[in-house]
Molecule: transfer RNA
Organism: Nitrososphaerota archaeon
RNA sequence: GGGCCGGUAGUGUAGCCAGGCUGCAUAGGCGCUUGAAAACCGCUAGGUCCGGGGUUCGAAUCCCCGCCGGUCCA
Numbered sequence: 001g002g003g004c005c006g007g008u009a010g011u012g013u014a015g016c017c018a019g020g021c022u023g024c025a026u027a028g029g030c031g032c033u034u035g036a037a038a039a040c041c042g043c044u045a046g047g048u049c050c051g052g053g054g055u056u057c058g059a060a061u062c063c064c065c066g067c068c069g070g071u072c073c074a
Base pairs, nucleotide, nucleotide: 001073002072003071004070005069006068007067010026011025012024013023020057028044029043030042031041050066051065052064053063054062
């Protein structure tokens, strides 16, 4: 220098191809329970979806340019 994969909640991930509410697990908070806790169960807060631009009524999703990480080739 080039190819490919990835970046979404504190953490790990799904959703992306096929545009229309961002979901699950875990951690956190509250309740329940208990002599008191843990666990279980119920409820709940938390997301500039890596950045910028474009297309569109509408973009995590499609297009373009970058940044970061991994991997392969040279």